[in-house]
Molecule: SAM riboswitch aptamer (S box leader)
Organism: Aneurinibacillus migulanus
RNA sequence: CUCUUAUCAAGAGAGGUGGAAGGACUGGCCUGAUGAAACCUCGGCAACCGAUAUAAAGUCGGUGCCAACUCCAGCAGAAUUAUAUUUCUGAUAGAUAAGAG
Numbered sequence: 001c002u003c004u005u006a007u008c009a010a011g012a013g014a015g016g017u018g019g020a021a022g023g024a025c026u027g028g029c030c031u032g033a034u035g036a037a038a039c040c041u042c043g044g045c046a047a048c049c050g051a052u053a054u055a056a057a058g059u060c061g062g063u064g065c066c067a068a069c070u071c072c073a074g075c076a077g078a079a080u081u082a083u084a085u086u087u088c089u090g091a092u093a094g095a096u097a098a099g100a101g
Base pairs, nucleotide, nucleotide: 001101002100003099004098005097006096007095008094013042014041015040016039017038021031022030023029025074026073027072028071043066044065045064048062049061050060051059052058070093075090076089077088078087079086
């Protein structure tokens, strides 16, 4: 990097360094000098995999995550309709975990 499977409406932040970006992409819409990204320390959430244990919970380890539903939409279909919108379903894309190449 590609493929397969599962999940994605819940949950969980303080301090320090740093100094303008960030929310995957595009368009929106947001966050940000009352301090962005990144790094460090400490903390927390969750429970995919392994171990222990096994009725369950718990504990340890490998990951992940801690603004907004994956922030919303993107493609197709359906409903509604003032033809503007709104809602729903599925797909695509993305993220994470586990496995395979």